The RNA shown here (transfer RNA) has 73 nucleotides and comes from a Candidatus Tayloriibacteriota bacterium.
RNA sequence: GCCACCUUAGCUCAGCUGGUAGAGCAAUACUUUCGUAAAGUAGAGGUCCCCGGUUCGAUCCCGGGAGGUGGCU
Numbered sequence: 001g002c003c004a005c006c007u008u009a010g011c012u013c014a015g016c017u018g019g020u021a022g023a024g025c026a027a028u029a030c031u032u033u034c035g036u037a038a039a040g041u042a043g044a045g046g047u048c049c050c051c052g053g054u055u056c057g058a059u060c061c062c063g064g065g066a067g068g069u070g071g072c073u
Base pairs, nucleotide, nucleotide: 001072002071003070004069005068006067007066010025011024012023013022019056028042029041030040031039049065050064051063052062053061
């Protein structure tokens, strides 16, 4: 220098064919206990990496950029 893949909650990751974004873990509150742990219940937590385009509508499609991983030279 070229090519491919990845970027979504605090962490690990889903999200089909464009139509109001989810799970597990963690954290919080509550129940339980003399008290902790464990267990159970509940609610919360998001600029879907950034900018622009297409579209009635974009996490998803297109272009550019940033970061990461791998490969080739």
NCBI's taxonomy places the organism under Bacteria, Bacteria candidate phyla, Candidatus Tayloriibacteriota. It matches the Rfam family "tRNA". Rfam classes the family as a transfer RNA.